[in-house]
Context: one part of a larger RNA
RNA sequence: GGACGGGGACCCGCACAAGCAGCGGAGCAUGCGGUUUAAUUAGAAGCAACGCGAAGAACGUUCCCAGGACGGGAAAUACUAGCGCCCAUUGGAGAGAUAAAGUGUUUUUUUCGGAAACGCUAAUACAGGUGGUGCACGGUUGUUGUCAGCUCGUGUCGUGAGAGGUUGGGUUAAGUCCUGCAACGAGCGCAACCCUUACUUCUAGUUGCCAGCCAGUAAUGGUGGGAACUAUAGAGGGACUCCGGAUGAUAAUUCGGAGGAAGGGGGGGAGGACGUCAAAUCUUCAUGCCCUUUAGGUCAUGGGCUACCCCCGUGUUCCAAUGGUCGGUACAGAGGGCAGGGCAAGAGGGAUCUCAAGGGAAUGUCAAAAACCCGCUCCCAGUUGGGAUGGCUGGCUGCAAUUGGUCCCCAGGAAGUGGGAGUGGUUAGUAAUGGCAGAUCAGAAUGCUGCGGUGAAUGCGUUCCCGGGUCU
Repeated sequence: GGACGGGGACCCGCACAAGCAGCGGAGCAUGCGGUUUAAUUAGAAGCAACGCGAAGAACGUUCCCAGGACGGGAAAUACUAGCGCCCAUUGGAGAGAUAAAGUGUUUUUUUCGGAAACGCUAAUACAGGUGGUGCACGGUUGUUGUCAGCUCGUGUCGUGAGAGGUUGGGUUAAGUCCUGCAACGAGCGCAACCCUUACUUCUAGUUGCCAGCCAGUAAUGGUGGGAACUAUAGAGGGACUCCGGAUGAUAAUUCGGAGGAAGGGGGGGAGGACGUCAAAUCUUCAUGCCCUUUAGGUCAUGGGCUACCCCCGUGUUCCAAUGGUCGGUACAGAGGGCAGGGCAAGAGGGAUCUCAAGGGAAUGUCAAAAACCCGCUCCCAGUUGGGAUGGCUGGCUGCAAUUGGUCCCCAGGAAGUGGGAGUGGUUAGUAAUGGCAGAUCAGAAUGCUGCGGUGAAUGCGUUCCCGGGUCU
């Protein structure tokens, strides 16, 4: 000088408390461990590994395994010597990679000697490596933590390490600001500048919006004009403790008020200081060193990553009546689409199929939003709740669906009657609940990323638990 303390003081955080719905029980999905296996590739390991990298393992991906192959290599550059192979096509064989054999056959330029290109053979330098080391590194990332801290120059104090500034009194979300002070200033952080959302003005007039007229019972369609309104998207305005009161030290500020769409950081995002954890990543990439070089490289087929007594994490569906089935009937936002998205009509009980309108999309489309609401029924049961498991028949994608995809119909109907110790989330358009879309993607979400619908309860307070900050 730090760190720590079951030392002290002050302060903060869904940290506790007060509430709400959960997890831990059951089934399934998914990830990890363990075990098994020829292989079950490998990384990640308290918080900060475990629906994580993986925004999508049937082949491929793919690193793993088995057997089959190659040997300067699947792909690069240079050089020497020789050759015309190469290429196109047919092609018995083979799991394929591969390949016997056959047919056609070099290209450009030229001073006709050759040169260049391509390829083969032989030789040399080499290639290759998702092999090792993240404890050799770059880059990137997590975490502490969006916590309020971390430092420097000059001067001062101290023999010095260092101190001081940065502490004190107030205040703030904040080392935020005011004030005092041997300090005075400054930098990286905080805040602001950026995006979005909430209000409004102007500009614009299509594909969006809306009078009038026509047709039509209506839904709606057509015509037609307008720039008002909504919306769209550009440029602006608007909020600053500005105004009045109280508080305070005449300060910073805080409290309540007016006006206002919005009030004291308006809501949300992006943005992450000096450092810490030899944190993570050599399997994105890059890279030192080591190792490998007829193999630890490369090609192809098949298998595996999907195993299964068991353990754990994260989810999903439930155990029902605030409910289930059936019928009727409303209201979104944000997105996607040409190797693609696909209306209407028709077929089918359905998955889906046929045909194919319009649309590179404010035009046409995916598209039905669902919970909600209105009715019928069920009558408290292992049930008309719950849907696991295995069975039959089909659809789709794709060379291919057996290991090992997804969807539909029929039949079948398991555990489970609210979950021990314990434990995670959450303070408002939030939790909870109900749907929709997208990325990846041939196909394959209960995951992820977004979107809008309905829409709460509680917060006395800081004694205690956890973590953090300042002073001592």
The part of an RNA shown here (small-subunit ribosomal RNA, 3' major domain) has 472 nucleotides and comes from an uncultured bacterium. Its Rfam family is "Bacterial small subunit ribosomal RNA". Gene Ontology terms of the family: ribosome and structural constituent of ribosome. Its mean pLDDT, the model's own confidence on a scale to 100, is 83.